The RNA shown here (transfer RNA) has 72 nucleotides and comes from Cutaneotrichosporon cavernicola. It matches the Rfam family "tRNA". Rfam classes the family as a transfer RNA. The RNAcentral record of the sequence draws on ENA and Rfam. Taxonomically the source falls in Cutaneotrichosporon (Eukaryota, Fungi, Agaricomycotina, Trichosporonales).
RNA sequence: GCCUCGAUAGCUCACCUGGUAGAGCACAAAACUGAAGUUUUUGGGGAAUUGGUUCAAGUCCAGUUCGAGGCA
Numbered sequence: 001g002c003c004u005c006g007a008u009a010g011c012u013c014a015c016c017u018g019g020u021a022g023a024g025c026a027c028a029a030a031a032c033u034g035a036a037g038u039u040u041u042u043g044g045g046g047a048a049u050u051g052g053u054u055c056a057a058g059u060c061c062a063g064u065u066c067g068a069g070g071c072a
Base pairs, nucleotide, nucleotide: 001071002070003069004068005067006066007065010025011024012023013022019055027043028042029041030040031039048064049063050062051061052060
């Protein structure tokens, strides 16, 4: 230098046929407790980034950044 794969919530990961983005754990509040823990209920929080296509993009296309692997 070129190629491939990946980047989604605080963490680990789903969502891949384009049609309102989810789970577990974590966090906060309430119930419970003398207090805590457990348990139950509720809640907050996210598509690396910049453009393009489209009525509509996490998803398709291109650039950039970062990470892993391969070729030279």